[in-house]
The RNA shown here (transfer RNA) has 74 nucleotides and comes from Mola mola.
NCBI's taxonomy places the organism under Eukaryota, Gnathostomata, Actinopterygii, Eurypterygia, Mola.
RNAcentral holds the sequence, with entries from Rfam.
Its Rfam family is "tRNA". Rfam links the family to the GO term triplet codon-amino acid adaptor activity.
């Protein structure tokens, strides 16, 4: 330098052909329970989806240019 893949809560991660409120687990917060902690149970907060632009009535999803990571090729 070329090609492919990945980027979504603090971490992991689903979202199959565009469509109402973007799941879930761990962690976190509150409560119940306990002498206390853990566990268990109940509830809660947290992501406008890597960035810019475009297409569309409507974009995490499609197109495009970048950024970061990763694999292969030279």
């Nucleotide at each position: 330098g070329g090609u492919g893949c990945u980027g979504u809560a603090g971490c992991u991660a689903a979202g199959u052909u565009g469509g109402u409120c973007a799941a879930a687990g761990c962690a976190c917060c509150u409560g119940u329970u306990u002498c206390g902690u853990a566990a268990a149970c109940a509830g809660g907060a947290a992501a406008u989806c890597c960035u810019g632009g475009g297409u569309u009535c409507a974009a995490a999803u499609c197109c495009u240019a970048g950024c970061a990571g990763u694999a292969c090729c030279u």